c-di-GMP-I riboswitch aptamer from Anaerolinea sp., 87 nucleotides, folded computationally. The sequence was found by an Rfam model in a public genome assembly. Lineage of the source: Bacteria > Bacillati > Chloroflexota > Anaerolineaceae > Anaerolinea.
[in-house]
């Protein structure tokens, strides 16, 4: 001198975490960018047990428990990268 933008409300994707776009600003000296080690969230699908149903021995629904290949970089760490300046 600037930069970003948290909760919250609209729209919109998405099963959900939670992401995008606008409004708004808690904040932040990397709250710029990467999912690399850790942490947390979430749980369609896949898988298991339980009940019902339909039918002929299998299948569908339904509740429940498992489990990231989803997700968070403004949870820490690390890696790259960067504004001002000596107070």
């Nucleotide at each position: 001198a600037g930069g970003u933008a948290a909760a919250a409300c609209c729209a919109g994707g998405g099963a959900a975490a939670c992401c995008u776009g606008g409004u708004g600003a808690c904040g932040c000296a990397a709250a710029g960018c990467c999912a690399u080690g850790g942490g947390u969230c979430u749980a369609a699908a896949g898988u298991c047990a339980u009940a019902a149903a339909u039918a002929c021995c299998a299948u569908u629904u339904a509740u429940g428990g498992u489990c990231a290949u989803g997700a968070c970089c403004g949870c820490c760490a690390g890696g790259c990268u960067g504004c001002c300046g000596a107070a």